Overview:
Glycine riboswitch aptamer from Marivivens sp., 86 nucleotides, folded computationally.
RNA sequence: ACAUAUGUGACGGGAGAACUGGAUCACCAGUGCCGAAGGAGCAACCGCCCCGGUAAACUCUCAGGCAAAUGGACCGACACAUGUGU
Numbered sequence: 001a002c003a004u005a006u007g008u009g010a011c012g013g014g015a016g017a018a019c020u021g022g023a024u025c026a027c028c029a030g031u032g033c034c035g036a037a038g039g040a041g042c043a044a045c046c047g048c049c050c051c052g053g054u055a056a057a058c059u060c061u062c063a064g065g066c067a068a069a070u071g072g073a074c075c076g077a078c079a080c081a082u083g084u085g086u
Stems, first nucleotide, its partner, number of pairs: 001086009011076003018031005032066003038062001039060003045053003
C1' cells in the first nucleotide's frame, strides 16, 4: 500500500399490520392485527452423553409497532480502531 473479518460512527435505501367510540391532530379505551429494534425458544451437530453447549430472516409476541415523524433487521458505499493475509 492492497485485500479481507469484526466493532463503532455518520450517509443512502428500507417492509408489515385495524375498526369502533370519546377527544381539536398527538392521545385514551375495547377488541383485532404485524414482525425487521431488543428479548425468549428449538434442530442438525458437538461434548464429560444424567445432562449440557449451540443458529436464524424460523417460532413466540414479553417488549416494540399498526396516519405522519421517530425507530427499523438487512443491503450499499465512506471513515476510524483492532486482527489476519500478500
The sequence was found by an Rfam model in a public genome assembly. The coordinates come from a structure-prediction model, not an experiment, and the mean pLDDT is 82. NCBI's taxonomy places the organism under Bacteria, Pseudomonadati, Rhodobacterales, Paracoccaceae, Marivivens.